[in-house]
RNA sequence: GGGAGUGGCAGACGGGUGAGUAACGCGUGGGAACCUUCCCUAUGGUACGGAAUAGCUCCGGGAAACUGGAAUUAAUACCGUAUAAGCCCUUCGGGGGAAAGAUUUAUCGCCUUAAGAUGAGCCCGCGUCAGAUUAGCUAGUUGGUAGGGUAAUGGCCUACCAAGGCAACGAUCUGUAGCUGGUCUGAGAGGAUGAUCAGCCACACUGGGACUGAGAUACGGCCCAGACUCCUACGGGAGGCAGCAGUGGGGAAUAUUGGACAAUGGGCGAAAGCCUGAUCCAGCCAUGCCGCGUGAGUGAUGAAGGCCUUAGGGUUGUAAAGCUCUUUCAAUAGGGAAGAUAAUGACGGUACCUAUACAAGAAGCCCCGGCUAACUCCGUGCCAGCAGCCGCGGUAAUACGGAGGGGGCUAGCGUUGUUCAGAAUUACUGGGCGUAAAGGGCGCGUAGGCGGCCUGUCAAGUUAGGGGUGAAAGGCCCGGGCUCAACCCGGGAACUGCCCUUGAAACUGGCAAGCUAGAGUCCGAGAGAGGAUGGCGGAAUUCCCAGUGUAGAGGUGAAAUUCGUAGAUAUUGGGAAGAACACCGGUGGCGAAGGCGGCCAUCUGGCUCGGUACUGACGCUGAGGCGCGAAAGCGUGGGGAGCAAACAGGAUUAGAUACCCUGGUAGUCCACAUACCCUGGUAGUCCACGCCGUAAACGAUGUGUGCUAGACGUUGGGGGUCUUAGGCCUUCGGUGUCGCAGCUAACGCGUUAAGCACACCGCCUGGGGAGUACGGCCGCAAGGUUAAAACUCAAAGGAAUUGACGGGGGCCCGCACAAGCGGUGGAGCAUGUGGUUUAAUUCGGAGCAACGCGAAGAACCGUACCAGCUCUUGACAUACCUAUCGCGGAUUUCCGAGAGGAUUUCCUUCAGUUCGGCUGGAUAGGAUACAGGUGCUGCAUGGCUGUCGUCAGCUCGUGUCGUGAGAUGUUGGGUUAAGUCCCGCAACGAGCGCAACCCCCGCCCUUAGUUGCCAUCAUUUAGUUGGGCACUCUAGGGGGACUGCCGGUGAACAAGCCGGAGGAACGUGGGGAUGACGUCAAGUCCUCAUGGCCCUUACGGGCUGGGCUACACACGUGCUACAAUGGCGGAUACAGUGGGUUGCUACCUCGCAAGAGGAUGCUAAUCCCUAAAAUCCGUCUCAGUUCGGAUUGUUCUCUGCAACUCGAGAGCAUGAAGUCGGAAUCGCUAGUAAUCGUGGAUCAGCAUGCCACGGUGAAUACGUUCCCGGGCCUUGUACACACCGCCCGUCACACCAUGGGAGUUGGAUUGACCCGAAGGUGGUGAGCUAACCAGCAAGGGGAGCAGCCAACCACGGUAAGGUCAGCGACUGGGGUGAAGUCGUAACAAGGUAGCCGUAGGGGAACCUGCGGCUGGAUCACCUCCU
Repeated sequence: GGGAGUGGCAGACGGGUGAGUAACGCGUGGGAACCUUCCCUAUGGUACGGAAUAGCUCCGGGAAACUGGAAUUAAUACCGUAUAAGCCCUUCGGGGGAAAGAUUUAUCGCCUUAAGAUGAGCCCGCGUCAGAUUAGCUAGUUGGUAGGGUAAUGGCCUACCAAGGCAACGAUCUGUAGCUGGUCUGAGAGGAUGAUCAGCCACACUGGGACUGAGAUACGGCCCAGACUCCUACGGGAGGCAGCAGUGGGGAAUAUUGGACAAUGGGCGAAAGCCUGAUCCAGCCAUGCCGCGUGAGUGAUGAAGGCCUUAGGGUUGUAAAGCUCUUUCAAUAGGGAAGAUAAUGACGGUACCUAUACAAGAAGCCCCGGCUAACUCCGUGCCAGCAGCCGCGGUAAUACGGAGGGGGCUAGCGUUGUUCAGAAUUACUGGGCGUAAAGGGCGCGUAGGCGGCCUGUCAAGUUAGGGGUGAAAGGCCCGGGCUCAACCCGGGAACUGCCCUUGAAACUGGCAAGCUAGAGUCCGAGAGAGGAUGGCGGAAUUCCCAGUGUAGAGGUGAAAUUCGUAGAUAUUGGGAAGAACACCGGUGGCGAAGGCGGCCAUCUGGCUCGGUACUGACGCUGAGGCGCGAAAGCGUGGGGAGCAAACAGGAUUAGAUACCCUGGUAGUCCACAUACCCUGGUAGUCCACGCCGUAAACGAUGUGUGCUAGACGUUGGGGGUCUUAGGCCUUCGGUGUCGCAGCUAACGCGUUAAGCACACCGCCUGGGGAGUACGGCCGCAAGGUUAAAACUCAAAGGAAUUGACGGGGGCCCGCACAAGCGGUGGAGCAUGUGGUUUAAUUCGGAGCAACGCGAAGAACCGUACCAGCUCUUGACAUACCUAUCGCGGAUUUCCGAGAGGAUUUCCUUCAGUUCGGCUGGAUAGGAUACAGGUGCUGCAUGGCUGUCGUCAGCUCGUGUCGUGAGAUGUUGGGUUAAGUCCCGCAACGAGCGCAACCCCCGCCCUUAGUUGCCAUCAUUUAGUUGGGCACUCUAGGGGGACUGCCGGUGAACAAGCCGGAGGAACGUGGGGAUGACGUCAAGUCCUCAUGGCCCUUACGGGCUGGGCUACACACGUGCUACAAUGGCGGAUACAGUGGGUUGCUACCUCGCAAGAGGAUGCUAAUCCCUAAAAUCCGUCUCAGUUCGGAUUGUUCUCUGCAACUCGAGAGCAUGAAGUCGGAAUCGCUAGUAAUCGUGGAUCAGCAUGCCACGGUGAAUACGUUCCCGGGCCUUGUACACACCGCCCGUCACACCAUGGGAGUUGGAUUGACCCGAAGGUGGUGAGCUAACCAGCAAGGGGAGCAGCCAACCACGGUAAGGUCAGCGACUGGGGUGAAGUCGUAACAAGGUAGCCGUAGGGGAACCUGCGGCUGGAUCACCUCCU
């Protein structure tokens, strides 16, 4: 020096974790019956003895762990004796109890006692989560006495006695949870939370137990049981990281098997020192907080590139490059601490300082539709995707993805999760309940809450002063230290609380005494459908009997079922029965509500008024509780006229399980033990006389009290007064209407409050799921009451506004109806459409407002379609290069279906010029940009158009009203064609519309007379010519008509209306043009224009032929007819628009005719088309005809390059349907309908269509009930894409969560019983034993040990109970889903007003009965107000 052992002290501290715990566990403040090693202060001691035992040695057992025996030995280990200041016990006599030495001169120890300090233990007040779908819990339970036990109080334990204790101020039970200082958030009050740091508690694999000790029921101690892991020689053993590292697992996720005791601290030791994963450091992680960097200055050709573009430019952007600087951080090199008072430094060659080099090594993330700062392009095309909410995306996406640009933050950024805030959205501060969610159906009343005036007293609440406590840390303030900050240090304030104490006495409260204003009693009056019982009455309905009487009655929108010749209905007389009480009757009365209505009697409740005698706060409200409580319904037994769920039949209907009709059962109604039976009790008479508990149970408004303008009614009393059948004034109680202030989101309420206040109760907290499930309670049942969750949605809802709509209302228009005339729908044909067909039958248009529409004219062309052929910078435009100088026109031949290709001849021979192929122009060839598209999108558009509708509307400025949307004006009374005008009016004005101004026609004047006209004068066959311009006419300009005049009417001296005069014409003279704000995503991309997309040897261009012309059929629009108001023949007069030179064509000739051949005039008031036709006369005589003309045959004409598909016309022949048209439907109100012809555009030709023109020329309109459309006002609305709206339920399918469910699995738990480890306790202890005692000894005593027994008790077990959770065949409803099925219930009077409760019925929404409500429209009456 090391190791083992004995002994002492420490291992109860430090470190970890939060399973348990709802508790004196924690927090805070107190308390008494206690202990406290080490430490401090003090007192007194430290004497004498004894017996063992480990180690060590020897001998064993065992695989091991470990262990047995023998011998020997020490101590501050163990034991005895002595002593006792103080100590403990005491019956006050007395009794009991201690120690340890070491070393060598100084300390450390040891024992007793007292006091302190520290640390524990115990008790109490207050505070401390959720659930009542947990309401009763408790036998050591509560208390007492005695004893035991403990350091100590105590049922802590035992025995006995008593029957208590806790609980609606929430016991018990269940679930969840460590508590606090604090932390996060918040203006605060609060809400959420309990990591790090600090205090307390609990735990240490799970459960139980004690030992040792000052302290444990002990994390790294022991024993037992259990689960698990490991070792084993199978006999038996070992273990407990919720210490620090580390491993595995789980997981979205959380670090190194590091250094050091240098510091701080702990333990032991006299000390040196040892131990210390406490601690101090280092490592890892942007996890957080703080600080710093990634450069600074200059730099405009605003570079390049990117992106966008209106193609000019813009932007990225002074950004970059370039130039000039700097070196923090990082790097390299040198120096180098404090932390350590003497020594000792893990950190650490760290912090820090200096030097050197290089802008050098150092920027990302999210977002850009609104909230919310930040915008464009491309891609995509309800796809892919985004999304916190609203919502984006279906071909122009600032919302998806990419890019450019921008915004934000920055070594971070964004997402996710959680908490608080905003959220007054649980409302203490600080909300509500008429209609938005929300007043209990109504009363009585318990607990509780609240409570009138005066006096005294107490001092609980309250309040003032003082004291104690409220740990430290944190937070706040002031300072200080690290370069700053984060961080750390010092001081202060604060900690809003609790306790003690001294005062105060207004208010609340307690006690005492009093008062009368609240409340009640008494006396005198009064009104009333208040309640209960008994009796009485008349009208009506039904039934029965009888009479009269005869064929219908009844019922409905119309009918039928039904009744009736067996005599109904009707009518008369008589009778029976039940139910309900007309008129009065009334926002009248009574009652708490439900509710109550003929009259009389009896019993009975409440109310009001007047008096002011009495009591003296006796009051208000009212959780639980108790009672009452419409209708329907249930139970027992009677009665039963009418009505009438169910049911049956008849109708209606697509159906009609309905509405309507004929019947009709429960029920409605009454009584309640009567004469019998039946239930219970009782007996003398007899008594009880049930349940349900809900309604839109509503004033959708709880009860009570006080205060706050009125007016007018009504009802019950009282008082006063007057001119007394009564009026007026006033007062108390009830019941209404209007209204001030105030309130309200508005509507509205308004002394009967929804106003201003107080008191108490009930209730609400988004919609659906759902007033449902489960559980409890009640019920005979029906069901009631209490009452969730999962899931799902972004709304549901109230009031008001503007529209729109209504099978709501009022007023008013329109050929809207009616009154008329003529048609369509039937026939044939024409034409358009659908359908079908086809190679194609191109496309568009689709109710009115598509369909003789685009098409004012499809044989080719057009043409877009189809088949075939053909071209590819193209049929057409611009630009470039090369070549040529033209081009163009006419023409020959060949190939071809043609386009086109090849070719011949003739005519013509580009312009300017600086003279340069220089410029322009043209042609051919080439290459590329491009051309081209009747391809798509009219839902990307412009323009144009239709339509409501020529309807009378649509708006604005200022002002006013309203929180606002909005209103007013614009409504109202009149009037008009009109928002036209007048009057009134919180409106005053104005605009777009109406009207007027414009055009045509009607009258007159004027100007001008050719091609027009002709009265007068000549003239002619002829206004032909002269002449004239009066007339007609033409076309320019004017006039005229305005309700201007008269009378009447009008609320009126208004607007206007009616009548009249005059006038060519009246009351906008007739017609046209003219189309407000807007609606229909109306129509058109195929007129044109145009964004985007698509095609590019084709979806473009050219050509031939075909198609657009098809044809079983259906529809629209027309033409011609069916005939005599007509056909045919003949005769013959009168128009007006228009058009004409590639034209209209006179006239002549020919032809039966269409037409042809000649020829003339006219570029037109000149010539031509041009003949008008209906008319008149004759004939036909009612028929499929002398009607009708389709169809077909045949011969022709014309146009055209060409009439086959596919033109028009003519002649002859043929001669179909059709004899006036079902349901239905159209046009028209005067020069209109009807009818008759004429012209034009398009056009080579082609008209029954379209657009114009004139001739002849009617009928009818009482009127606004109805149909349709429209305008204004008003009303309802669940509609706003606006009724072609919205919306309900069953059924079917898919998915989701959930209830029931035979059972099954598991958890925690309860009482009973069985078992009974370890352990302490009690008993026993014949086996065993060193210390002490007596004894010479043997042995004994005392004290013990082992063993055994007993009660207690963990684990375990048995049978049972309730409870919670998982799964579960099957089953119930619920929710969600883009387009499923059936109907149409609701919203309008929703087509039967709706809804509530209840009952029955039905595929379904629903229907029906009974009672109730208005949250019902409309009309009328009554009442009230103005």

Background
Predicted 3D model of a 1426-nucleotide RNA (small-subunit ribosomal RNA) from an uncultured prokaryote. The RNAcentral record of the sequence draws on ENA. Its mean pLDDT, the model's own confidence on a scale to 100, is 82.